[in-house]
Molecule: small-subunit ribosomal RNA
Organism: uncultured bacterium
RNA sequence: GAUGAACGCUAGCGGCAGGCCUAAUACAUGCAAGUCGGACGGGAUUGGAGAGCUUGCUUUCCAUGAGGGUGGCGCACGGGUGCGUAACACGUAUGUAACCUACCUUCACCAGGGGGAUAGCCUCUCGAAAGAGAGAUUAAGACCGCAUAACAUUAUUGAAUAGCAUUAUUUAAUAAUCAAAUAUUUAUAGGGUGAAGAUGGGCAUGCGGAACAUUAGCUAGUUGGUAAGGUAACGGCUUACCAAGGCUACGAUGUUUAGGGGAUCUGAGAGGAUGACCCCCCACACUGGUACUGAGACACGGACCAGACUCCUACGGGAGGCAGCAGUAAGGAAUAUUGGUCAAUGGGCGGAAGCCUGAACCAGCCAUGCCGCGUGCAGGAAGACGGCCCUACGGGUUGUAAACUGCUUUUAUACGGGAAUAAACCUUGAUACGUGUAUCAAGCUGAAUGUACUGUAAGAAUAAGGAUCGGCUAACUCCGUGCCAGCAGCCGCGGUAAUACGGAGGAUCCAAGCGUUAUCCGGAUUUAUUGGGUUUAAGGGUGCGUAGUGGCCUGUUAAGUCAGGGGUGAAAGACGGUAGCUUAACUAUCGCAGUGCCCUUGAUACUGAUGGGCUUGAAUGAACUAGAGGCAGGCGGAAUGUGACAAGUAGCGGUGAAAUGCAUAGAUAUGUCACAGAACACCAAUUGCGAAGGCAGCUUACUAUGGUUUUAUUGACACUGAGGCACGAAAGCGUGGGGAUCAAACAGGAUUAGAUACCCUGGUAGUCCACGCCCUAAACGAUGAAUACUCGAUGUUGGCGAUAUACGGUCAGCGUCUAAGCGAAAGCGUUAAGUAUUCCACCUGGGGAGUACGCCCGCAAGGGUGAAACUCAGAGGAAUUGACGGGGGCCCGCACAAGCGGAGGAGCAUGUGGUUUAAUUCGAUGAUACGCGAGGAACCUUACCCGGGCUUGAAAGUUAGUGAAUGAUACAGAGACGUAUCAGUCCUUCGGGACACGAAACUAGGUGCUGCAUGGCUGUCGUCAGCUCGUGCCGUGAGGUGUUGGGUUAAGUCCCGCAACGAGCGCAACCCCUAUGUUUAGUUGCCAGCACGUUAAGGUGGGGACUCUAAUGAGACUGCCGGUGACAAACCGGAGGAAGGUGGGGAUGACGUCAAGUCCUCAUGGCCCUUAUGAGCAGGGCUUCACACGUCAUACAAUGGUCGGUACAGAGGGUCGCCAAACCGCGAGGUGGAGCUAAUCUCAUAAAACCGAUCGUAGUCCGGAUCGUACUCUGCAACUCGAGUACGUGAAGUCGGAAUCGCUAGUAAUCGCGGAUCAGCAUGCCGCGGUGAAUACGUUCCCGGGUCUUGUACACACCGCCCGUCACACCAUGGGAAUGGGGGGUACCAGAAGUGGGUAGGCUAACCUUCGGGAGGCCGCUUACCACGGUAUGCUUCAUGACUGGGGUG
Repeated sequence: GAUGAACGCUAGCGGCAGGCCUAAUACAUGCAAGUCGGACGGGAUUGGAGAGCUUGCUUUCCAUGAGGGUGGCGCACGGGUGCGUAACACGUAUGUAACCUACCUUCACCAGGGGGAUAGCCUCUCGAAAGAGAGAUUAAGACCGCAUAACAUUAUUGAAUAGCAUUAUUUAAUAAUCAAAUAUUUAUAGGGUGAAGAUGGGCAUGCGGAACAUUAGCUAGUUGGUAAGGUAACGGCUUACCAAGGCUACGAUGUUUAGGGGAUCUGAGAGGAUGACCCCCCACACUGGUACUGAGACACGGACCAGACUCCUACGGGAGGCAGCAGUAAGGAAUAUUGGUCAAUGGGCGGAAGCCUGAACCAGCCAUGCCGCGUGCAGGAAGACGGCCCUACGGGUUGUAAACUGCUUUUAUACGGGAAUAAACCUUGAUACGUGUAUCAAGCUGAAUGUACUGUAAGAAUAAGGAUCGGCUAACUCCGUGCCAGCAGCCGCGGUAAUACGGAGGAUCCAAGCGUUAUCCGGAUUUAUUGGGUUUAAGGGUGCGUAGUGGCCUGUUAAGUCAGGGGUGAAAGACGGUAGCUUAACUAUCGCAGUGCCCUUGAUACUGAUGGGCUUGAAUGAACUAGAGGCAGGCGGAAUGUGACAAGUAGCGGUGAAAUGCAUAGAUAUGUCACAGAACACCAAUUGCGAAGGCAGCUUACUAUGGUUUUAUUGACACUGAGGCACGAAAGCGUGGGGAUCAAACAGGAUUAGAUACCCUGGUAGUCCACGCCCUAAACGAUGAAUACUCGAUGUUGGCGAUAUACGGUCAGCGUCUAAGCGAAAGCGUUAAGUAUUCCACCUGGGGAGUACGCCCGCAAGGGUGAAACUCAGAGGAAUUGACGGGGGCCCGCACAAGCGGAGGAGCAUGUGGUUUAAUUCGAUGAUACGCGAGGAACCUUACCCGGGCUUGAAAGUUAGUGAAUGAUACAGAGACGUAUCAGUCCUUCGGGACACGAAACUAGGUGCUGCAUGGCUGUCGUCAGCUCGUGCCGUGAGGUGUUGGGUUAAGUCCCGCAACGAGCGCAACCCCUAUGUUUAGUUGCCAGCACGUUAAGGUGGGGACUCUAAUGAGACUGCCGGUGACAAACCGGAGGAAGGUGGGGAUGACGUCAAGUCCUCAUGGCCCUUAUGAGCAGGGCUUCACACGUCAUACAAUGGUCGGUACAGAGGGUCGCCAAACCGCGAGGUGGAGCUAAUCUCAUAAAACCGAUCGUAGUCCGGAUCGUACUCUGCAACUCGAGUACGUGAAGUCGGAAUCGCUAGUAAUCGCGGAUCAGCAUGCCGCGGUGAAUACGUUCCCGGGUCUUGUACACACCGCCCGUCACACCAUGGGAAUGGGGGGUACCAGAAGUGGGUAGGCUAACCUUCGGGAGGCCGCUUACCACGGUAUGCUUCAUGACUGGGGUG
């Protein structure tokens, strides 16, 4: 885009079309084919007139003429359907010299005279009926002889002409045969014969158009001939005889499907799909068969028979055929009225009037389609109300839309008017010839229909929906929902902020329709002729060879080809013009086109055919040459194994390590001899040969091939190659040998969780030979063969040219790199995957599946050929960036190693899990949670639980009002809070302000949820050296380059090179502390020298030297020297220096990762609560305790414990504070009160160390848990639940399994001191100093990281992906004992009706007759053929089937 459509929602009108696609299923009822009295017999009935008369009967005449019958014509048309049919059925073009044709037209001729019946009618018989029978009688244009007759037919004999032929035409003669019908108004109609025409058909032929080869052979009347029969006609159409043919790979036969064409839809076309309506042809008429009649049928509304079905029946027997029009039932998603009329067109009959006509014309139903019209038009901004949205005092949008004003009236409604389609026939009249024909005039005839059209009236009045809005694809927001409900054509959307679901507002597209579904074409170059690929799916394993294609010159021909002419290519349709309906759709008319087929006349380049020639393709010859080419025989040495002998002793062998195994019965190793079988080291190569598979010791024989040179010979002999034939590694099979090695199976030993494996020890088939099979491989260059053309470089093999290591040489091979070109890219590139030609093979998404079935081959194994159902939306190729690897290279880190000390075991502290609980608030959970948030839970904190109370609220803001604020007392209560009383009267610039109270309103509040909506902050990779950008260049692109490479560094640090050149964030430096000097300054710090002074003391005067304090500046930069290095960067060593190669430490954390952590610090979107999830109070809980884990502290002791003595810090804190001296207490502490807002006073004695004493390896003079008693301090309060002191008690624990942590120097270890928090409470945390080590060979390994490279089927990226069994559910399918249908074949039986043949029997009007009969006919019987049917047996197909096999999906 389209549709004979259907479904959903919706619906105003008209025109024109269309309307059972399914059950060729079954059909009630009505209608659809009759007509003619001018062919005929007879005639009911009715009317009129008359007669008889019994006055209601008979009869005569005239008219009328129903129903039935004989006869003629029609019924073979028109109408329906698409079952069958793969066929001369259809289309197209021819032929018919092989034929027919009623009615119609033309021409010629004819029509004489007879006969016998029969239906009807009448009378009977049988039957329920349908119907049948008998007798009597009758007519015709019915039937039958006779006459006449040829240009008719047949036969014979001639002649002429024509044709490709059989033959045809014309003509002459003879013989034979056959005609007719009448009617009436007497002139017409009708009749007969013959010849033509027209129309319609029959038959034959060429060409054309389905699928399957998993259908490869079919055929006996089959193919042909002769003869006969038959037909309208040719013909095996039929029969007899003879011959053995005919068809087929250019697809016979079989199976399946199907009416064909004009045309229709689509497409740029070529094509593809379709075959409704309309037209042509065919076939069919309940199913099957058969003939009759006829001009025509094997006959839709005829006959006979058989069958199925339905109906009637008196059970004896009968009737029927909607695939005609309506209609019914059924089926189905689905398809209409039991309408009107013959007015027109057409048909049948008739002389005509006319009759018939479900053909036809009309109407009805249906938005089924196409076309047209309308549902108003103009103005109208306060841009109204309402709705919706937002950044919400406001704006946007709906929207000029509405309201309102003016205008119009198509359509609808009402009332009027009102066609065309109609002109003939016919009737009447007139005219011309003459009782008829022709012409003219008038008259008659409309189903549709009071329709089309038209006038008037009133009034915007009567008239809009559907789908969609994530992308494709035009159109966006809000709410609801929360992987639910749902959407979806594909991708996909939905798990609490959905432009994708549902609703709303708005928008978009169409519009009386709009969407959905189904189907076809297109896009699809996705079957590729136009116009594909063959490295992704796809080259056959290789050759030989039939069809296919084919070199140069020339002659003939004209089949292909091209041109001109003729015929045909129906109409309709399509296209163009014009015209008619108001337009269009629709219709009419004219024209063009119709690519095709046939005939004819020419052309001759090319192809073909045929003749002649040529040599360049091909082959042969000659000369030279190459090789693991093949086949058969002979020979050889090394190695291995075995046997024998010698000699010799304890192991050998094997592995990562072992064991099995062998060995004292003497192995292995060594030597000599012998035997066996198999394979051929070095040469050896990127080599050579072969069609491929493949081929390797040496040699002989036979044999094949290639190359070069030559140009002697032939003269296109060539290329390719479906089927076919041959060859074809390894494994395997058969028979017979052989059997050394190696070695499936198997055995044992190991390894392992297991180990039916990898490793080891053995070991059988096999490996080898001969013969015969098998016929497959990653049979690979994943690249078919042949020919020609298209830059080069280089290596190599075999030849040639030349004298030749040279050569812009040459031929044939084998390789590498590359230009053009090709390619998706990788890559290919004269050995093409480039450019062309010829031929063959093969492919068409993945899986199912190279499976099943069938067939062929095979001894088997198996091979060849080779599907479908079902299922998925991707499978695949090449390349890119990452990530990963029990891949590789380089490098780093307390990463390992080397060390030191821990933890894991004990009891305790603390955190977590778990458990418990009314609550044990919440968060953190590998590294990167667990002495974490918390730098300090008795109340408070507090968020949790229980209880009793509050609701504008505990706190904050605004407005107005009142009152100072506040303090005290009493009562009730657990308290919050309530009640009562008393005291108090602020500041002020007089405007007001601070504070408090109750009241009203707007406001609040939430440690409630979501860290996966967020900001901010933080952890980690990681203080690792990386992460990027601009421009340029490369690539179709993703991307790359830079950033890689060579060095170097702690470092992407620096240098060099380079299609890159630069730049940014990181690194480093700049900052702070510390290590050394200088300068300045000198109190509260210091005290060398001077002075005073004390028991002692920088206590005092003084001093700035020193220490120190705290400011400034210096110093270190690979700066200098030597060596190494690419003369670079840099490294190594040295000097000087307090310090040396970033001196030590800190702060500082790139792009990013982990949806890492935090909504309970804070902030914040959304959601939720609002007499509660808010706020206040009391008590309790966060402190539980069978247990598990993390992190500390203390120990287990002698490098120690205890006691005594004695010495040396740093950095901090302090007024709600630190607290001295002195006194009391064993002590915690108390009393006390000096000093200090601090270099001044104080906390504050530092401890380890050192010097003595004691303990003597012991559960101890170690260790201190736990418990008891008595106390101290803080605090409203120490029970749950604080810390401390004294005395007593004295658990576990004797150095800690697997596994694991920290640390590289002032570090680890060890020792004490201080601070924050804090009323009190530290073994934690953050700081401070004292003492003060050991070790690092090194980078193989573990962990983490960086960089380059490689592989990848990974990309939520190896915690990835993913394979197979098993279990379960569902689906389709193969096999399957068998069962039930369908189709078709063969053999046989049987054989209705019918036709042909025969004929004993019976019957018989026309003609003949000698009257006896005959001719002829009919019936019967019989025979041939044959439908239905039956029996038997093969084939084929479908369905079902216990069980069973694999497959797919979850």